[in-house]
Description:
Predicted 3D model of an 89-nucleotide RNA (c-di-GMP-I riboswitch aptamer) from Paenibacillus albiflavus. Its Rfam family is "c-di-GMP-I riboswitch aptamer". On this family, see Sudarsan et al., Science 2008: "Riboswitches in Eubacteria Sense the Second Messenger Cyclic Di-GMP". The sequence was found by an Rfam model in a public genome assembly. NCBI's taxonomy places the organism under Bacteria, Bacillati, Bacilli, Caryophanales, Paenibacillus.
């Protein structure tokens, strides 16, 4: 340069859950926490799952409910892409 989580050392991240706080909701965001993760860094303008159902439509109308349905959500649900420590080869 290159492989690079089998061991190690340095060190990151931070689920549930709580408090604000954004949203229509899924869910995000700041702080605490700290199950757990070698990529739990990035990326939905790479492909699939799942979740949510505001407008929009169509049904029905007692109750505003029921159905289709992402342009929303999840990268800690999978595969895929860049990108990166370090023992040691």
């Nucleotide at each position: 340069a290159c492989a690079g989580a089998a061991u190690a050392a340095c060190g990151g991240c931070a689920c549930a859950c709580u408090a604000a706080u954004c949203g229509a909701a899924a869910g995000g965001u700041u702080a605490g926490g700290u199950c757990g993760c070698a990529a739990a860094a990035c990326u939905u303008u790479g492909g699939a799952g799942u979740c949510u159902a505001a407008a929009a439509g169509u049904c029905a109308c007692a109750a505003u409910g029921a159905c289709u349905a992402a342009u929303g959500a999840u990268c800690g649900u999978c595969c895929g892409g860049u990108u990166g420590c370090a023992u040691u080869g």